Model confidence (mean pLDDT): 85 of 100.
Predicted 3D model of a 1387-nucleotide RNA (small-subunit ribosomal RNA) from an uncultured bacterium.
It matches the Rfam family "Bacterial small subunit ribosomal RNA".
The sequence is in RNAcentral, with records from ENA.

């Protein structure tokens, strides 16, 4: 100093089921610990620990001896003496130091080791022994007198290989024996007294019987005997505590007890004889499995859980099993005997041995040390002592096995160096880190000093700890990790490979997850991994959980043990409470104070160790005992309702069958049929009869019952409930493990019965098949009697109830009371039942809500991830079928509940769209054009592929384009920028080779200038260019599609734990989430609409190149003058808004009709495409990350290819003809375009076209005759006067060039095709259909594309169906969202 109280402190979570959410629930992680092991690494010291496995087997050495002061003695050693000898040496002498072997004493029962066995009084704790022992030690008292005979050793003689052993002779003792002594002791007997705990104990007196001793000595002692006491150590007994399994339920014959005896230190069936028949067990006996127990250790907030290595206590064991002897103590680790296994020796006759002592060996194993030093210390044995012994112990050695401590340097140092890595190329980072400067010396090395441990002596450790000096940053850092959990990120390589991984999960070409590197983070002489334990896990829940749907209420009742129990009083004190006493070993733990430099470690002190024992106190509560009470429960009396149960009768309707009558061809059945029945007379109908089963209407979320369940009517027997009265009993109650009983349907046994229905079965259909659904038949069965079975979604998925409490509303069933009424009846109240809606509250939510799933109480049953599996094995039950009870291996990271958003449905409701229907015209058949697939090829470049690719990218592939192929060339490049050097040869022309590109040769030849140079070009070199190479699944941009569908969202508020909802739903209406009304919503945004463009009417302005009504001229043409009315052009305006009227509607929004109007309800058309979906399309328009090529995957050139052709598909053109073809005549557009152009007109050509060429950059000139149409003629139904493919010939045009491979013209040729299978497309009005014209691209080349106008229809009843879509709602095991999910079989 540690004390007390209070404050304070002390309790952490995360990942993973889903598209998301909440819950349930498992799995996994972060922490701590270890006698550890493994991987990698390693400087030092201190302290502690080191076969967890084979209680497997052991070579070798040591681990228990000692005493001569017990004894006889004396082999060996030493000394002395004597003898012999020159000496070496030999001999003698127990005389001395001592002493092998021997007798004797004490000790070998301790110490040391191990954990086999043991579930036990073994251990722990607390008691007891009036039922006991105790060597050595302490205290006290008393005693030790006398005698005797042996024996080991030794010697002699033998046996045996050995171990060992036999006989004979001799001898001693603290060895052994006898006698004496006995107050004490033991036993017995008698008497008295006291005490206690039942048997009893103590004490006093008397008597009887029995038993002792040893010496040695240095004379100090020491030892011996007896008794009593103490101390210590042990033995025995008892209470309580101390594993698992009930798939172990019955066990037991010395078993339980008694009497007597034996035995023991002692009680006792411990043993025995006899007698009795007990004893234990659901509070778990018996059996099986596992295990030494505790102090403590570890974890945990605690309560708990797990463990029992080292140290301490107890127990057990000593090769395995058994047994005793000796002894104070053993049934004895290094003693004995027997048996067994094993090993060794052997002369084969026989012997020896026991490391679970210390070292060590083999073996096993993931794994655990030296055959070390010393008795110096501590302790032990012997001894009087010296001393001897001591693998106990003290030390050292080995190994990071653990804990603790120290070090590997410290301060300064930016040019922020180099190398490395990354980079957006700017830089960043490694990095003050290093270098460099200054300083220090723990550690280290060298040389000195040098302990404590030791009291006088003695030190293994050890020249150790510590310390002085010198030297010199000198000798000293690794390991794991870096996707989340979880601190720490980049590059490269790899490409579902290699690999990682604790869980979730990473890796299929941009991997922070693999491997490497750089960097970073953590810990550090360590760091990771593995294994195990606790924690987190409130995930077995005492603290501290649940059971309607997640796992979980027994199918239901009666009731035993058990648990629980109303109210008042009295007593008691078992529980309970209080303080006291005892105990809870030491070590450990906590606190305080000390010692090693600190710490670990260690010394001292204090506390705690919550239990147990003990006496006392208290008496509220529980228990117990007693006495009462009536509110629980039961009884009595009087009523009531009821498909409650059992038995016996009885009734009608219907089905079927039988008989008969009437009657004739079908009937029956289905989605439609067929099988079936029927001319041998069915079905239908009438009459009569038979038989079985079930009871229409009443009938009702009505009634009764514990549940299963119960339904015509009558009778008998019988259980329960409710109401009223408040008379009786007096807690008699509640629940209930086992137990017992009941228990739908199906099924089973035996015997009946059988109308209808109907598994199985037969047939007919359906179907790919149909083992089914449908139909025609049909047997068990369904029914009765007797007996089994014992299961159900036996459900309210909700134990009993048993009890109490907690707002209401409106029904219904059975009673009772009151008020009103003449009565029916109505209302009010109350008790019991049965449904419904809702409050509080509860719940994960759904929901429950006085009939609780609310708030409390009692008792029982049950659950603990999913699958395996309610299965296997075992047991019990059953005639069987099967039932009850009930696992594990193994696999997974989930399985699950409720609710949410979507999506989906051969779910529902409402509504749209050329979606169907109604129509018109096509495609699919033919020929050709064009695109695609396929095939082919040197190449047939690439892309697009359901809708949403396929006359698409391409709005023009002969060369070019061009990306492809072959060949020939170039390499700073065909193209860009910059730098350095050289040149002025920039460029032009000619020749030659060549297919060209290009090569070679010859000739001519720059500009500006401030004279420094610059521009431009060429050559060489360096940076770099270039790529239509790859990745559209790395991207931007653009686009398609759902879809011009009416939707998609947000803010705030509100609701919900939340995901989310509400708004956006509802009633109307609309083309529209358009508008109105309503509404916990109020607003807003993106979409819709409108604003924009074209077109349709009017006005106004302007009139040339446009126009021509009026006037004039005229070649008769708006040609000219003139005019700007009209047309037209193009600027600006107007106009249309459900504005007006009527009706409908809700007085709304709006709809219907009408008027007016050029136009009427969006006038028509276009542009315009919300949030998003399809990893949709495009790296080949462009851009772009990454990657690849770099004398080529770049670039130039020639030629070829993209144009191929057995075939298949898409999109088109032309047709198949008479509403037509051909010939002749004739009329009327719009929109565009034009100078490398459009080209009038003239001439030539049959024609394509050619030659000449006016005009026009265009309201002026030109393309430009529009065609269908109309008029007239001809053809006459045919492969044609339809159709024009194909082919031959001759040409024109463009172009450097029409062979591959252009278009057009003329002559000739004249194919298929006579309207197109299944199927399929477009279109709702100036639309379809049909007719021609123009434009872009373009030298040339449309049947395609984009535009323009002419002619100009038919049909829409309607929304059942097909397709797509919108809104609401519903189900869901889907959410990659039905092209989903998922089951079985097979491989």
């Nucleotide at each position: 100093a540690a004390u007390u109280c209070g404050c304070c402190c002390u309790u952490a979570g995360a990942g993973u089921u889903u598209g998301a959410u909440c819950c349930u629930g498992g799995c996994u992680c972060a922490g701590g610990a270890u006698g550890a092991a493994c991987g990698c690494u390693a400087g030092c010291g201190g302290c502690a620990g080191g076969c967890u496995u084979a209680a497997c087997a052991c070579a070798u050495g040591c681990a228990a001896g000692u005493c001569g002061a017990g004894g006889g003695g004396c082999a060996g050693c030493a000394u002395g003496u004597c003898c012999a000898g020159c000496a070496a040496u030999g001999g003698a002498u127990g005389a001395u130091g001592g002493c092998g072997a021997c007798c004797g004493g004490c000790g070998g029962a301790a110490g040391g080791g191990u954990g086999c066995g043991u579930a036990a009084c073994g251990c722990g704790u607390g008691a007891g022994c009036a039922a006991c022992a105790u060597g050595c030690c302490c205290u006290a008292u008393a005693c030790a007198g006398g005698g005797a005979g042996a024996u080991a050793c030794a010697c002699c003689a033998g046996g045996g290989a050995a171990a060992c052993u036999u006989g004979g002779u001799c001898u001693a003792a603290u060895a052994u024996c006898c006698c004496a002594u006995a107050g004490c002791a033991u036993u017995c007997a008698u008497u008295g007294a006291a005490g206690g705990c039942a048997u009893c104990u103590u004490u006093a007196a008397u008597g009887a019987a029995u038993u002792a001793a040893a010496g040695c000595u240095u004379c100090g002692g020491u030892g011996g005997u007896a008794u009593a006491g103490g101390a210590u150590u042990g033995g025995c007994u008892c209470g309580c505590g101390u594993g698992a399994c009930a798939u172990u339920a019955g066990c037991c014959a010395g078993a339980u007890g008694g009497u007597g005896a034996g035995g023991u230190a002692a009680c006792g069936g411990c043993u025995c004889a006899c007698c009795a028949u007990a004893g234990c067990a659901a509070u778990g006996a018996u059996g099986u499995c596992u295990a030494g127990g505790g102090g403590u250790u570890u974890u945990g907030a605690g309560a708990g859980g797990a463990a029992g290595g080292c140290c301490c206590c107890c127990c057990a064991c000593a090769c395995u099993g058994g047994a005793a002897c000796u002894g104070a103590g053993a049934c004895a680790c290094g003693g004995u005997c027997c048996a067994g296994a094993c090993u060794c020796c052997u002369a084969c006759g026989g012997g020896a041995g026991g490391c679970a002592g210390c070292a060590g060996u083999g073996g096993g194993g993931a794994a655990u040390u030296u055959u070390g030093g010393g008795c110096a210390a501590u302790g032990g044995g012997g001894g009087a002592a010296a001393c001897c012994c001591u693998g106990a112990c003290c030390c050292a050695g080995c190994g990071a096995c653990g804990c603790c401590g120290c070090g590997u340097g410290a301060g300064g140092g930016a040019a922020g160096a180099c190398a490395g890595c990354c980079u957006u190329c700017g830089g960043g980072u490694u990095u003050u880190a290093a270098a460099c400067c200054u300083c220090u010396u723990u550690u280290g090395u060298a040389c000195g000093g040098g302990a404590a441990g030791a009291u006088a002596a003695u030190g293994a450790c050890g020249g150790u700890a510590c310390u002085g000096u010198a030297c010199g940053a000198a000798u000293a850092a690794g390991u794991c990790u870096c996707g989340g959990c979880u601190a720490a990120c980049u590059a490269c390589g790899u490409g579902c490979c290699a690999g990682c991984a604790g869980c979730c999960g990473c890796g299929g070409u941009a991997a922070c997850a693999c491997g490497u590197a750089g960097g970073a983070g953590g810990c550090a002489a360590a760091c990771g991994u593995u294994a195990u334990c606790c924690g987190g896990a409130u995930u077995c829940a005492c603290u501290g959980g649940g059971c309607g749907u997640a796992a979980a209420g027994c199918g239901c009742g009666u009731g035993u043990a058990g648990g629980u129990g109303g109210u008042u009083c009295u007593g008691u004190a078992a529980g309970u409470a209080g303080g006291g006493c005892g105990u809870g070993a030491a070590a450990g733990c906590u606190c305080c104070c000390g010692g090693c430099u600190c710490a670990a470690c260690u010394g001292g002190g204090a506390g705690a160790g919550g239990c147990c024992g003990u006496a006392c106190u208290a008496a509220a509560c529980u228990g117990c005992a007693g006495a009462g009470c009536u509110a629980g429960a039961g009884g009595a009396u009087g009523g009531u309702a009821g498909a409650g149960g059992g038995a016996g009768g009885u009734g009608g309707a219907a089905u079927u069958c039988c008989a008969g009558g009437u009657g004739u061809a079908g009937u029956g059945g289905u989605g439609a049929a067929a099988u079936g029945c029927g001319c041998a007379g069915a079905u239908a109908u009438c009459u009569g009869g038979a038989g079985g089963a079930a009871c229409a209407c009443c009938a009702g979320u009505g009634g009764c019952g514990a549940a299963g369940g119960c339904g015509g009517c009558c009778u008998c027997c019988u259980g329960g409930a409710c109401c009223a009265u408040u008379c009786c009993u007096g807690a008699c109650a509640c629940u209930c493990a086992g137990a017992c009983g009941c228990g739908a349907a199906a099924g089973c046994u035996a015997g009946g019965g059988u109308a209808g229905c109907a598994a199985a079965c037969g047939g007919a259909a359906u179907u790919a098949g149909a083992g089914a659904c449908u139909c025609c038949g049909g047997u068990a069965g369904u029914c009765c009697u007797a007996g089994c079975c014992c299961u159900a979604a036996a459900c309210g998925a909700u134990g009993c109830a048993a009890a109490a409490c907690u707002a209401g509303g409106g029904g219904u069933c059975g009673g009772c009371g009151g008020u009103g009424u003449a009565a029916u009846c109505a209302c009010c109240g109350u008790c019991g039942g049965u449904g419904u809606c809702c409050a509080a509250g509860c719940u994960a939510a759904c929901g429950c809500g006085a009939u609780a799933a609310g708030u409390c109480u009692g008792c029982c049953g049950c659950c603990u991830g999913a699958g395996g599996a309610g299965u296997a094995c075992g047991g019990c039950c059953g005639c069987a079928a099967g039932g009850c009870u009930a696992a594990a291996a193994c696999u997974c990271a989930a399985a699950g509940g409720a609710a949410u958003u979507g999506a989906c449905g051969g779910g529902g409701g409402c509504c749209c769209g050329c979606a169907c229907a109604a129509g018109c015209g096509g495609u699919g058949g033919a020929g050709c054009a064009u695109g695609u697939g396929g095939u082919u090829u040197a190449a047939u470049u690439c892309g697009a592929u359901g809708a949403u690719a396929c006359g698409c990218g391409a709005g023009a592939a002969a060369c070019c384009u061009u990306a492809c192929c072959a060949g020939g060339g170039c390499u700073u490049g065909a193209c860009a920028u910059g730098c350095g050097c050289c040149g002025g040869g920039a460029g032009c022309g000619c020749g030659u080779c060549g297919a060209a590109a290009g090569g070679c040769g010859c000739g001519c030849g720059c500009c500006c200038c401030u004279c420094g140079g610059g521009g431009c070009c060429g050559g060489c070199g360096c940076a770099c260019a270039g790529g239509u190479g790859c990745u559209g699944c790395a991207u931007g941009g653009c686009u398609g599609u759902c879809g011009u569908c009416a939707g998609c969202u947000c803010g705030u508020g509100c609701u919900g734990u939340g995901a989310a909802g509400u708004g956006u739903u509802g009633g109307g209406u609309u083309a529209a989430g358009u508008c109105c009304c309503g509404c916990a919503a109020c607003g807003a945004g993106c979409g819709c609409a409108a604003c924009c463009c074209c077109u349709g009417c009017c006005g106004u302005c302007u009139g040339u190149u446009g126009c021509c009504a009026c006037c004039a001229c005229c070649u008769c043409g708006g040609g000219u003058g003139g005019g700007c009315a009209c047309u037209c052009a193009g600027g600006c305006g107007g106009g249309a808004c459900c504005g007006c009227c009527g009706g409908u509607g809700a007085c709304a929004a709006a709809c219907c009709g009408g008027a007016g109007g050029a136009a009427g309800g969006u006038g028509g058309g276009g542009a315009g495409g919300a949030c998003g979906u399809c990893a949709a399309g495009u790296c080949a328009u462009c851009a772009u990350g990454g990657u690849c090529c770099u004398u080529a995957u770049g670039u130039c050139c020639u030629g070829g290819g993209c144009u191929a052709c057995a075939c298949a598909c898409g999109u088109g053109c032309u047709a198949c003809a008479a509403u037509g073809g051909c010939c002749g005549g004739u009329a009327c557009a719009g929109a565009g375009c034009g100078c490398a152009g459009c080209g009038a007109g003239g001439c030539c050509g049959c024609g394509a076209g050619g030659c000449c060429g006016a005009g026009c950059g265009a309201a002026u000139c030109g393309c430009c005759c529009a065609a269908a149409g109309c008029c007239g003629g001809u053809c006459c139904c045919a492969g044609u006067a339809c159709g024009g493919a194909u082919u031959g010939g001759a040409g024109u045009c463009u172009g450097c060039a029409a062979c591959u491979c252009g278009a057009c013209u003329c002559c000739a040729u004249g194919a298929a095709g006579u309207u197109g299978g299944a199927a399929u497309c477009g279109c709702u009005a100036g639309u379809a259909a049909u007719c021609a014209c123009g434009c872009a691209u373009c030298a040339g080349c449309a049947u395609g594309g984009c535009g323009u106008g002419g002619u100009g229809a038919a049909u829409u009843c309607g929304u059942u169906c097909c397709c797509g879509g919108g809104c609401c709602u519903u189900g869901u095991a889907c959410u990659c969202a039905c092209c989903g999910c998922c089951c079985g079989u097979c491989a």